């Protein structure tokens, strides 16, 4: 430099163009002599910009980051 893949909560992971969900973690509560476990509740998210659409995580486009492959220089 060329090609490909991926990007959603602190972590992992769903969502046919039509209400953005779950698990774990964290926090609070119930229980307990105390704690753990269990149960209940709460907080928190679509990489960035633009476009299409009544409506975009989803489609188009540019960029950014990470990973893989190929090549060049050293």
């Nucleotide at each position: 430099a060329g090609g490909g893949a991926u990007a959603u909560a602190g972590u992992u992971u769903a969502a046919u163009g039509g209400u953005a969900g779950a698990a774990c973690u964290a926090u609070g509560g119930u229980c307990u002599c105390c704690a753990a476990a269990a149960c209940c509740a709460u907080c928190a998210g679509u990489g960035u910009g633009g476009g299409u659409u009544c409506a975009a995580c989803u489609c188009c486009u540019a960029c950014u980051a990470u990973c893989c492959c190929u090549g060049c220089c050293a």
Model confidence (mean pLDDT): 82 of 100. The RNA shown here (transfer RNA) has 74 nucleotides and comes from Companilactobacillus zhongbaensis. It was read from a public genome assembly. Its Rfam family is "tRNA". The family's RNA type in Rfam is transfer RNA. Gene Ontology term of the family: triplet codon-amino acid adaptor activity. NCBI's taxonomy places the organism under Bacteria, Bacillota, Lactobacillales, Lactobacillaceae, Companilactobacillus.